The prediction has a mean pLDDT of 85. This is a predicted structure of a 342-nucleotide part of an RNA (small-subunit ribosomal RNA, central domain) from an uncultured Bacillota bacterium. It matches the Rfam family "Bacterial small subunit ribosomal RNA". The full RNA is in RNAcentral, with records from Greengenes.
Context: one part of a larger RNA
RNA sequence: CUGGGCGUAAAGCGAGCGCAGGCUGAUUUAUAAGUCUGGUGUGAAAUGUUUCUGCUUAACAGAAAUAUGCAUUGGAAACUAUAAGUCUAGAGUGUGAUAGAGAGUUUUAGAACUCCAUGUGGAGCGGUGGAAUGCGUAGAUAUAUGGAAGAAUACCAGUGGUGAAGACGAAAAACUUAGGUCAUAACUGACGCUUAGGCUCGAAAGUGUGGGGAGCAAAUAGGAUUAGAUACCCUAGUAGUCCACACCGUAAACGAUGAUCAUUAGACGUUGACAUUAGUCAGCAUCGAAGCUAACGCAUUAAAUGAUCCGCCUGGGUAGUACAUUCGCAAGAAUGAAACUC
Repeated sequence: CUGGGCGUAAAGCGAGCGCAGGCUGAUUUAUAAGUCUGGUGUGAAAUGUUUCUGCUUAACAGAAAUAUGCAUUGGAAACUAUAAGUCUAGAGUGUGAUAGAGAGUUUUAGAACUCCAUGUGGAGCGGUGGAAUGCGUAGAUAUAUGGAAGAAUACCAGUGGUGAAGACGAAAAACUUAGGUCAUAACUGACGCUUAGGCUCGAAAGUGUGGGGAGCAAAUAGGAUUAGAUACCCUAGUAGUCCACACCGUAAACGAUGAUCAUUAGACGUUGACAUUAGUCAGCAUCGAAGCUAACGCAUUAAAUGAUCCGCCUGGGUAGUACAUUCGCAAGAAUGAAACUC
């Protein structure tokens, strides 16, 4: 190389877009590069391999074939390829509908917490397993009215919806914007799939600059607990959490399941569209046939059966470490060993 794999044993890049590359619908004609087939030349001899033969056998020796290749020259035209046409089933566009927490900006709303002011009131409040630290006669807690600020949007809410993923939830017949689905079959005519490198997006935490700061809360302080308690519990509380801009680029980024196409029983629920009698298409769930699986389980949303392309795995530890390189302000990220050991 061939070969075996990737839900849970090692293994699907966090996700998308996409150049090169690989693969690629139907049909006609041509060419003959690949492909198939014949001739010629060459492929030194010895050696090797196979068969036969000769020394009584073997070693040994002799003969034949092989020497898969290369070059050249005829032929075939199914497949691949190339060129020129044609088509509509893939793909896309149009037309008409339609659902949605898809994205961004601005404005607005109510509940709650906290704080401030004022009134009432007068001794406790708070907290716990029990306490204490803490707050309170300089009037707290409670209660009423008014005000301020920030963050998040109860119910609706769903086994629901949208998005490539991360993710997205008050309201608006405000503005900007992207994609989907269904119906129709008017148009284009293979324009497709996948994708190394590349580019873009990417929770939380973290970083830089400037704002903001109600609640919560790493760090920190105090009180407890305890043999100790750098914890669990309590009282406080700073970064942070929020906004703008710029970085970071990682997660059990999970369906631990790459993308696309085709084929293979059904049942039941639900969302959207169309039909409205059944139903059809597109999603989301549950259960199950064949089949698959080590089992668990998966099962038209496959982990079944086939095809194309990409990524990845090859005993455990050492180790996602060292070194080096690239990126980053840093934190660190990406790529990524070995000695040794079991």